[in-house]
RNA sequence: GGAGCAGGACAGAUGGCCGCUCCUCUGCAUGGGCAGAGGGGAGGAAAGUCCGGGCUCCACAGGGCAGGGUGCUGGGUAACGCCCAGGCCUGGUGACAGGCGGAAAGUGCCACAGAAAGGAGACCGCCAGAUAUCUUUACGAGAUAUCUGGUAAGGGUGAAAGGGUGAGGUAAGAGCUCACCAGUCCCAUUGGUGACAAUGGGAGCUUGGUAAACCCCACCCGGAGCAAGACCAAAUAGGGGAGCGUCAGAGGGUGGCCCGCCCGAGCUCCUGGGUAGGUCGCUUGAGCCUGAUGGUAACAUCAGGCCCAGAUGAAUGGCCAUCGCCCCGAGUUCUUUGGGGAACAGAACCCGGCUUAUGGACUGCUCCAGUA
RNA sequence: CGGGACGUAGCGCAGUUUGGUAGCGCACCUGAAUGGGGUUCAGGGGGCCGGAGGUUCAAAUCCUCUCGUCCCGACCA
Numbered sequence: 001g002g003a004g005c006a007g008g009a010c011a012g013a014u015g016g017c018c019g020c021u022c023c024u025c026u027g028c029a030u031g032g033g034c035a036g037a038g039g040g041g042a043g044g045a046a047a048g049u050c051c052g053g054g055c056u057c058c059a060c061a062g063g064g065c066a067g068g069g070u071g072c073u074g075g076g077u078a079a080c081g082c083c084c085a086g087g088c089c090u091g092g093u094g095a096c097a098g099g100c101g102g103a104a105a106g107u108g109c110c111a112c113a114g115a116a117a118g119g120a121g122a123c124c125g126c127c128a129g130a131u132a133u134c135u136u137u138a139c140g141a142g143a144u145a146u147c148u149g150g151u152a153a154g155g156g157u158g159a160a161a162g163g164g165u166g167a168g169g170u171a172a173g174a175g176c177u178c179a180c181c182a183g184u185c186c187c188a189u190u191g192g193u194g195a196c197a198a199u200g201g202g203a204g205c206u207u208g209g210u211a212a213a214c215c216c217c218a219c220c221c222g223g224a225g226c227a228a229g230a231c232c233a234a235a236u237a238g239g240g241g242a243g244c245g246u247c248a249g250a251g252g253g254u255g256g257c258c259c260g261c262c263c264g265a266g267c268u269c270c271u272g273g274g275u276a277g278g279u280c281g282c283u284u285g286a287g288c289c290u291g292a293u294g295g296u297a298a299c300a301u302c303a304g305g306c307c308c309a310g311a312u313g314a315a316u317g318g319c320c321a322u323c324g325c326c327c328c329g330a331g332u333u334c335u336u337u338g339g340g341g342a343a344c345a346g347a348a349c350c351c352g353g354c355u356u357a358u359g360g361a362c363u364g365c366u367c368c369a370g371u372a
Numbered sequence: 373c374g375g376g377a378c379g380u381a382g383c384g385c386a387g388u389u390u391g392g393u394a395g396c397g398c399a400c401c402u403g404a405a406u407g408g409g410g411u412u413c414a415g416g417g418g419g420c421c422g423g424a425g426g427u428u429c430a431a432a433u434c435c436u437c438u439c440g441u442c443c444c445g446a447c448c449a
Base pairs, nucleotide, nucleotide: 001368002367003366004365005364006363007362010359012323013322014321015320016319017318018317020041021040022039023038024037025036026035027034028033043344047355048354050353051352052351053350054349055225056224057223058222062259063258064257065256067221068220069219070218071217072086073085074084075083076082087100088099089098090097091096101216102215106214107213108210109209110208123155124154125151126150127149128148129147130146131145132144133143134142135141136140163181164180165179166178167177168176182206184203185202186201187200188199189198190197191196229280230279231278232277239271240270241269242268243267244266251263252262253261273448274447275446287306288305289304290303291302292301293300294299325341326340327339328338329337330336373445374444375443376442377441378440379439382398383397384396385395392429400416401415402414403413404412405411422438423437424436425435426434
């Protein structure tokens, strides 16, 4: 210098002027405010709503079936499908990245092609036998065709055809046998909390793929959501019709079903009507900052300090100046001047994650090439 | 703000449950019947199943992310 890999931060700064919203104080009003002073005012994703929790109501959330989710090991956490550390496999020269229970419990599926798609299979080929025909003077041998049988070495089909190489063996072959190698399972020892690793021995010779198919195993999950829920106010035709029921009990408790528990005299549907205002929930919380300690780390504990948006047709904005960053042009190589640019995006009960969108810079590491 | 459904040819829809050559109707094109049109009959073309990635031999279909469209949800009685 080039090509890459990983990571954590930031999201322009200061000042002035004009506005918006919330809180506190003071003064004036008391038709629901006005004025002044002080203070607070978007994000790393506020987004998608994909997970997990808090909170609220339903039973103090109970049992079974069904259903859903997660899936190597250990740890962290309020919890998680998240995070940290490790193990094995795969890809990469490497930094590093991706994947992960069980297919040897059972069932299903594997289109087309192919003989055969799973304890399989004989289309061509190879080999043996029988029959027929032909060649040859003949014994015998050979060739062709058909039938019967053996054979998974070779060819061909396919995404996939049931270990690999070599030797023996055989009519031809084949783990049929042997040696080495790969793999599976079992046992022992050692190391590790564990996934697993290393070493030694043995077995059978080898028993495809798919579980983001059913399923099995282990663990987890009650439902709904701040339009939850509570209170005040306003308004009326609190009307009409149909069905079910009043203790042998309809129905409800927002669950798919059953049980159990609780409430229980009204409930469901159709039609017609009315109000669509306010208060609480509403922001102090698994909170933020600094330091110490423990831990490889995620994280935890302790001490000190801080209060940091709560709107409801929905505030958080606009303009100007100076400086900083990037790009372009000119003068020119001390550096000056002019013009342009700065993304994605906007809280709505609150947190912890994941994912997606997005700007410029920075840090560490790897490989290659060159110079000293 | 919360909850749910859908996206397949120009338009309206099947197919997704149980993965295996993407179909139907209207529209469009060509030909015939007609003097011409309508109409009828015969034949034909047009799709990467909203987009991206993954699982699988194989994806419209299964899984994840993303984009777009539509629907529902206040209270009283």